RNA sequence: AGGGUGGGUAGUCGCUUGUUUUUUUACAAGAGGAAAGUCCGGACUCCUAAAGGGAAGAUGCCAGUUAAUAGCUGGGCAUUGGUAAUUUAUUACUAAUGACGGAACAGUGCCGCAGAAAAUAUACAGCCAUUUAUGGUAAGGGUGAAAAUGUGAGGUAAGAGCUCACAUAUAUUGUUGGUAACAAUAAUAUAGGUAAACCCCGUCUGGAGCAAAACCAAAUAGAGAUAUGCGUAUCCCCUUUUACACAUCAUGUCUGGGUAGGUUGCUUGAGGUUGUUGGUGACAACAAUCCUAGAUGAAUGACUAUCACCGAGUUAUAUCGGUACAGAAUCCGGCUUACAGCCCU
Numbered sequence: 001a002g003g004g005u006g007g008g009u010a011g012u013c014g015c016u017u018g019u020u021u022u023u024u025u026a027c028a029a030g031a032g033g034a035a036a037g038u039c040c041g042g043a044c045u046c047c048u049a050a051a052g053g054g055a056a057g058a059u060g061c062c063a064g065u066u067a068a069u070a071g072c073u074g075g076g077c078a079u080u081g082g083u084a085a086u087u088u089a090u091u092a093c094u095a096a097u098g099a100c101g102g103a104a105c106a107g108u109g110c111c112g113c114a115g116a117a118a119a120u121a122u123a124c125a126g127c128c129a130u131u132u133a134u135g136g137u138a139a140g141g142g143u144g145a146a147a148a149u150g151u152g153a154g155g156u157a158a159g160a161g162c163u164c165a166c167a168u169a170u171a172u173u174g175u176u177g178g179u180a181a182c183a184a185u186a187a188u189a190u191a192g193g194u195a196a197a198c199c200c201c202g203u204c205u206g207g208a209g210c211a212a213a214a215c216c217a218a219a220u221a222g223a224g225a226u227a228u229g230c231g232u233a234u235c236c237c238c239u240u241u242u243a244c245a246c247a248u249c250a251u252g253u254c255u256g257g258g259u260a261g262g263u264u265g266c267u268u269g270a271g272g273u274u275g276u277u278g279g280u281g282a283c284a285a286c287a288a289u290c291c292u293a294g295a296u297g298a299a300u301g302a303c304u305a306u307c308a309c310c311g312a313g314u315u316a317u318a319u320c321g322g323u324a325c326a327g328a329a330u331c332c333g334g335c336u337u338a339c340a341g342c343c344c345u
Stems, first nucleotide, its partner, number of pairs: 001345005007307007015030005032325001036336002039334005044209004049241006056205005061075005076100001077098010101200002107198002109194003124141001126137004149167006168191010213264004223255007231244003271290008308323005
C1' cells in the first nucleotide's frame, strides 16, 4: 500500500412481515460494505402525432465487455518512480497517472516578473569595421520556464542554416509487421509553448422523477375577474405536414373555496450461491440449487451467561475496562468518502 473480516453461542422477554391455525397458535425471515454523498450510468413511470433545421449540452488513443452515454479488462503512446545490466545514459522488466482529436493541418488570443528584446522579437554589454559621426552582427556573456532545433566543419571584416555533413522532433508518402491504436525503415518537407484559452473537427443527446404514476372513496363553489383570437397538439426555438376545435368555443393569467383518507406501485431480480467449459482478462454460456426486510411519525430490539480479540494488572490465576465507521424507504451497476481491532499478501 492492497485485500478479507469487523463479533460468536445459548436462554428469557419484546416488535414487524409472510405462511398456517379454534387462538399471536406453530414455523420461517428481519438494517450495510459502505445502507453515507446524491457524483455518473440505467431499469421503471408519466408528458408525448410525423419530419426537417437550429440552439444548448456532453464527449474525444485502439480493441473488447456490459442493459448502459457509467464503469471495468487488455493493448498502444507519453510522463514519473523503482529494480537489474553495462555503454553512465542507454536497454530490459515493473508500478502509478493520463482532462490521450486538431497549433506546420481554418482563424484569433495568451506567455506575468526579470530581461535590451518573448513570435513580422532584439542590441544591455560584447565582437568587427571605422570617415570617430556611425555602421554591421546575433557566435560567446547576462536575464528568464523558454532568446526560436542541436553538434561539428567551412566561410566571413566579425558573424549567422549563409553553405555542407550528421543528429533530434513532427508531418506526408512508400515498404514490412499488427484487427487497430501504433512500431521499424526509406525519401521529401518543416521546426517555441499553450486548446484544463476562445475556437475548429468527429460522435452522441427530450424533460421530469416513486413526493413518478394508477385506482377507489369523500367533500366543495361545474365560483369570480381579466386578456387574446385563427388557436391547440412531439419535449428549448423555428418551418412544413397531419388531426382536433372554431366565439354558449379555445388558450392563458390572477383571486378564492374544498379534499389531502385508503389501496396498488413494494420487492422474483440486467438476482444470489456452487460446479463445468471458453477466454491473457474483464466477462460469457450451460447445469444444479436458493428466495435472503418491505416499515409508513416509521419494525429489525433489551437483559443474562459464556466464548473470542485488545488493553491494564498478577510469578501465574483471579479481577477491571474496552471492541470501529455507522441505520434500508422504488430498484440495480459504478465512483468517492469514513472505519478501532484482528488476519492475509
This is a predicted structure of a 345-nucleotide RNA (Bacterial RNase P class A) from a marine eukaryotic metagenome.
It matches the Rfam family "Bacterial RNase P class A". Rfam classes the family as a ribozyme. Its family is annotated with tRNA processing, ribonuclease P activity and dimeric ribonuclease P complex in the Gene Ontology.
The model forms 95% of the base pairs in the Rfam consensus.
RNAcentral holds the sequence, with entries from MGnify.